[in-house]
Context: one part of a larger RNA
RNA sequence: GAGCGAACGCUGGCGGCGUGGUUUAGACAUGCAAGUCGAGCGGAAAGGCCCCUUCGGGGGUACUCGAGCGGCGAACGGGAGAGUAAUGCCUGGGCAACCUACUCCGGAGUCGGGGAUAGCCACUGGAAACGGUGGGUAAUACCCGAUGGCCCCCGCGGAUCGAUGAUCUGCAGAGUAAAGGUGCUUCCGCUCCGGAACGGGCCCAGGUCCCAGUAGCUUGUUGGUGAGGUAACGGCUCACCAAGGCGACGAUGGGUAGCGGGCCUGAGAGGGUGAUCCGCCUCACUGGGACUGAGACACUGCCCAGACUCCUACGGGAGGCUGCAGUCACGAAUCAUUGGCAAUGCGCGCAAGCGUGACCAUGCGACGCCGCGUGGGCGAUGAAGGCCUUCGGGUUGUAAAGCCCUGUCAGGGGUGAGCAAAACUGCGUUUGAAGCGCAGUCGAGUUAAGCCCCAGAGGAAGUCACGGCUAACUCCGUGCCAGCAGCCGCGGUAAGACGGAGGUGGCAAGCGUUGCUC
Repeated sequence: GAGCGAACGCUGGCGGCGUGGUUUAGACAUGCAAGUCGAGCGGAAAGGCCCCUUCGGGGGUACUCGAGCGGCGAACGGGAGAGUAAUGCCUGGGCAACCUACUCCGGAGUCGGGGAUAGCCACUGGAAACGGUGGGUAAUACCCGAUGGCCCCCGCGGAUCGAUGAUCUGCAGAGUAAAGGUGCUUCCGCUCCGGAACGGGCCCAGGUCCCAGUAGCUUGUUGGUGAGGUAACGGCUCACCAAGGCGACGAUGGGUAGCGGGCCUGAGAGGGUGAUCCGCCUCACUGGGACUGAGACACUGCCCAGACUCCUACGGGAGGCUGCAGUCACGAAUCAUUGGCAAUGCGCGCAAGCGUGACCAUGCGACGCCGCGUGGGCGAUGAAGGCCUUCGGGUUGUAAAGCCCUGUCAGGGGUGAGCAAAACUGCGUUUGAAGCGCAGUCGAGUUAAGCCCCAGAGGAAGUCACGGCUAACUCCGUGCCAGCAGCCGCGGUAAGACGGAGGUGGCAAGCGUUGCUC
């Protein structure tokens, strides 16, 4: 000098864009943060509509839909950096050792039957959480059979290739599938196979902090055979066999730490760093475990153990903000218990639509960057006052007053887009429901922006320094006191260095100080 997620002191007008618990991965009251589908199913708790009514209610309908069965989603999105020095990350390769729901493309199919179970009803246990027994019911839930090509498995062959084998292909045998919905058309589904895309899994090489005052480490350890397991290779796991494997090119141990794109600095080389945004990894009260599923060993799923908090009728139960806000604690220190799904995106749905603390907005904080303003011109007898003075004067100083203007921002009034295009509905076009055209419906922010008018200099400047480094000097007070100080150093009676004042210099809605990095 530059920089910062900053903090502290003094001060503080406006706006835009960013940014804001760096400490206790401490504990959490409350609300919300993952639902959706009635075009899968039986149905009807509530509302609507219709009918009856003794006015208590009852029946129907399916506009709609609680709960339930079923499907898809809930593995994304959001948070955090505790752990991890390598099972991670980065760069470059490999899988002839692999998986991939939804989506797209291609091919083929969608036949026949069956038994349950929730909801519901009855009885019943419990304080509650939550159940138990019996009866009866549906499906795109579950099961059986048929057809089976490609497919998979086994046997025998052929061709090609980059050859642990892969791809293509011939013959024979064995095995495996399905679901329907809507009034119709159609559309949406379902099953099998092949391909694509997207997303992942595994392997290899190189790189990736400090300590040798850590020198030896290792028994599933290293390899083999066989088996199990996995989507898949593998000592991943197991039985047996062998005795190996790693290490001064730093094993093992200890400390510290998420990694990268980047960011800061620097002429560069390098040094430092890993907030916000993006990619990867890891974690979800602590530890362990599996289930479901295309995908998890699963933040707001399940089970066990533990600590903690809460409820209890003492028998037993409930909970997990490192989601958004918010509270307490901690700390030098970090915000609203706001609005909206209008946009973007995601889930579900044929769709209408529903949900979404993702997100979009608004709010708070000079925390940062940027922009604007606090007025402009003229104005000397150089007023008054202050300060200094050699008492002549000098300086503050064109500064003020005064005159003439301007009208940014803030204030008041008015006007007022854009973010909106889709989707849907209607009409037209079209073979057509695709596509296109026209019209209508949909805005949280929003009393915004912008523009016009009104008014009137009115409401808007501080802070640090002035001995040298370093730009800016005098007076008074003080008297090695009180104090200053980044370094050198100032202060003991004339202090340009302390304190005040006047003046001056710097920067400016900021200015200084502290901390940290280059």
Molecule: small-subunit ribosomal RNA, 5' domain
Organism: marine sediment metagenome